[in-house]
RNA sequence: UGCGAUGUAGCGCAACCGGCAGAGCGCCUCACUGUUAAUGAGGAGGUUGCAGGUUCGAAUCCUGCCAUCGCAGCCA
Numbered sequence: 001u002g003c004g005a006u007g008u009a010g011c012g013c014a015a016c017c018g019g020c021a022g023a024g025c026g027c028c029u030c031a032c033u034g035u036u037a038a039u040g041a042g043g044a045g046g047u048u049g050c051a052g053g054u055u056c057g058a059a060u061c062c063u064g065c066c067a068u069c070g071c072a073g074c075c076a
Stems, first nucleotide, its partner, number of pairs: 001072007010025002013022001019056001027043005049065005
């Protein structure tokens, strides 16, 4: 430098063919218990990596850029 993959909640991940962004773990509150844990109920938390474009509508399509990983190449 080229090609490919990935980037979504604090964490590891879903979201099919463009049509209301979700569940799990964790966190907070309540119930239960002598206490903790466990269990049950409820809740908070997201500019979907960044910036544009297309579209009535974009996590999803297109362009550029950034980060991580892989492969190839160049120099040494």

The RNA shown here (transfer RNA) has 76 nucleotides and comes from Candidatus Acidiferrum sp. Rfam family: tRNA. The family's RNA type in Rfam is transfer RNA. Its family is annotated with triplet codon-amino acid adaptor activity in the Gene Ontology. Model confidence (mean pLDDT): 81 of 100.